Small-subunit ribosomal RNA, 5' domain from an uncultured organism, 497 nucleotides, folded computationally. Its mean pLDDT, the model's own confidence on a scale to 100, is 86.
Context: one part of a larger RNA
RNA sequence: CGAACGCUGGCGGCAUGGCUAAAACAUGCAAGUCGAACGCGAAAGUGACUUCGGUCACGAGUAGAGUGGCGAAAGGGCGAGGAAUGCGUUUCUAACGUACCCUGAGGUCAGGGAUAGCAUCGGGAAACCGGUGGUAAUACCUGAUGAUCCCAGUGGACCGCAUGGUCUUCUGGGCAAAGGCUUGCUGCCUUGGGAUCGGGAAACGUGCUAUCAGGUUGUUGGUGGGGUAACGGCCUACCAAGCCGAAGACGGCUAGCGGGUGUGAGAGCAUGACCCGCCGCAUCGGGACUGAGACACUGCCCGGACUCCUACGGGAGGCUGCAGUAACGAAUCUUCCGCAAUGCGCGAAAGCGUGACGGAGCAAUGCCGCGUGCAGGUUAAGCCCCUCGGGGUGUAAACUGCUGUCAGGAGCUACCAAGUUCUGAGGAGCUCCAGAGGAAGAGACGGCUAACUCUGUGCCAGCAGCCGCGGUAAUACAGAGGUCUCAAGCGUUGCGC
Numbered sequence: 001c002g003a004a005c006g007c008u009g010g011c012g013g014c015a016u017g018g019c020u021a022a023a024a025c026a027u028g029c030a031a032g033u034c035g036a037a038c039g040c041g042a043a044a045g046u047g048a049c050u051u052c053g054g055u056c057a058c059g060a061g062u063a064g065a066g067u068g069g070c071g072a073a074a075g076g077g078c079g080a081g082g083a084a085u086g087c088g089u090u091u092c093u094a095a096c097g098u099a100c101c102c103u104g105a106g107g108u109c110a111g112g113g114a115u116a117g118c119a120u121c122g123g124g125a126a127a128c129c130g131g132u133g134g135u136a137a138u139a140c141c142u143g144a145u146g147a148u149c150c151c152a153g154u155g156g157a158c159c160g161c162a163u164g165g166u167c168u169u170c171u172g173g174g175c176a177a178a179g180g181c182u183u184g185c186u187g188c189c190u191u192g193g194g195a196u197c198g199g200g201a202a203a204c205g206u207g208c209u210a211u212c213a214g215g216u217u218g219u220u221g222g223u224g225g226g227g228u229a230a231c232g233g234c235c236u237a238c239c240a241a242g243c244c245g246a247a248g249a250c251g252g253c254u255a256g257c258g259g260g261u262g263u264g265a266g267a268g269c270a271u272g273a274c275c276c277g278c279c280g281c282a283u284c285g286g287g288a289c290u291g292a293g294a295c296a297c298u299g300c301c302c303g304g305a306c307u308c309c310u311a312c313g314g315g316a317g318g319c320u321g322c323a324g325u326a327a328c329g330a331a332u333c334u335u336c337c338g339c340a341a342u343g344c345g346c347g348a349a350a351g352c353g354u355g356a357c358g359g360a361g362c363a364a365u366g367c368c369g370c371g372u373g374c375a376g377g378u379u380a381a382g383c384c385c386c387u388c389g390g391g392g393u394g395u396a397a398a399c400u401g402c403u404g405u406c407a408g409g410a411g412c413u414a415c416c417a418a419g420u421u422c423u424g425a426g427g428a429g430c431u432c433c434a435g436a437g438g439a440a441g442a443g444a445c446g447g448c449u450a451a452c453u454c455u456g457u458g459c460c461a462g463c464a465g466c467c468g469c470g471g472u473a474a475u476a477c478a479g480a481g482g483u484c485u486c487a488a489g490c491g492u493u494g495c496g497c
Stems, first nucleotide, its partner, number of pairs: 001494001003493005010370006016363002018328001024325002027323003032070003037067002040064001045058005077281003086206008096198002101194008109143004118133006149174005155168005179186003207253003214244003219241008256278004260271004283304005306317004334360001336359003342356001343354004373402004382393004406438001408433006415427002441486005446467003452481005462469002
């Protein structure tokens, strides 16, 4: 130290826990919400009536699916790729965008045609699909009005870091809207400013290798065009022949980067688990669509590999989310509880959703804290040593008297609740009860290095980090007694300084 292994193991707090196969995944859950945008609209059950077929009312404008809006680009995971299109620091953007939110100004007029749901008919094993009829909107379309908005032209003033920027006069052209309800609220459209979040650019820094020395053709620059929110060979046509390189180009190998972390007196060296910021990725490769924002982990399309279903015609899938499985491996957890808190999405709100998150569970994996008792007690027995007198274990035990941490049992409720009420998954606090009971091991003892004797063994069996021990008196092997050191741990191994 994200450790593993051996022996041992009482409790609590706080952390941490697939480093290997970015190999494969059964099952469940992880993104919904709004009826105050819109049109539809059940059933069970209960009651009443009945010609016993059924009808009506409540259930209920509920459940429900559909159209529409917002969200789904966040949150969560992982580090494959990438040595620079990345990251870090400092700047620039007069070359840019920004839904929701705040703030200022103005507006919200007149029309239209569809379509899902639904009904009906049909195809298909399924996934699902087609025809016909008819319906609504804050869905879609047309027209009007309109600016300080956009485009083109025109005159003036001021300013700057180059291209230029800001303000202003006039002329022409272009572009908008949606309603809802609880009637004063909210929404919608255009535009200015703000906030937030992002896009882009430059300088410097950023691993090993020269047994890699030359590399490059969109390559380097220009002009026209395209494209973008925006600069730019970003793309394209043409023109020129440039551009990079021993201050290491190009190639190869390795690697996410930083804040930090470990170590160290420091300089440095090593490292990048957990937490935070940035980047990249989502079975492999490619592509765009929608959108303020994606080239989109649980969206779409195409191709590959793999798995599954099939009536063989055709379909379905993507845990590098949370749990979990199998595999790999020295090695890494529960298919748990809750939305009570914090936050996020939707909603006017009530609220709904949320494997984010808050908690609990498992593991001595780590750090920290506590306990395994306290006081007295003839020197019992046993075991070990012995010069056979005795000595050691040792106040240690028994025994006597006490205490009540932790664990156990019972009762109660401060606090986590923000919001005088209500709301706690889980934690926590207070009071009482019983009774020493349930709680100690591991390694070492030749020197380094704290701690010694006996027996067995006899260069054997064995030990060992180094020096070295063992061939008949071994403090070094093995056992025992004793001792020393740490202690819910102790040792061993591995890695870093």